[in-house]
């Protein structure tokens, strides 16, 4: 300086353009239990890095830009 890659919930990551964006820990509340684990049930929590455009629709396609990484000079 130039090409890739990654960014979604506290952490870790799924969703080949179309349903109220889901899942495993965790949290929380309840069951079980003397208590507590472990199990078993339910609930909270993300508009998707950030800003544009494409489309009847965008987390998904393009475009800039951040910000971490890899490789190559």
């Nucleotide at each position: 300086g130039c090409a890739c890659c990654u960014u979604u919930a506290g952490c870790u990551c799924a969703c080949c353009g179309g349903a109220u964006a889901g899942a495993g820990c965790g949290u929380u509340c309840g069951g079980c239990u003397c208590c507590g684990g472990a199990c078993c049930g339910a609930a909270a929590g993300g508009c998707a890095g950030u800003g544009g455009g494409u489309u009847c629709a965008a987390u998904u396609c393009c475009c800039a830009u951040a910000a971490g990484g890899u490789g190559c000079a």
Molecule: transfer RNA
Organism: Eubacterium sp.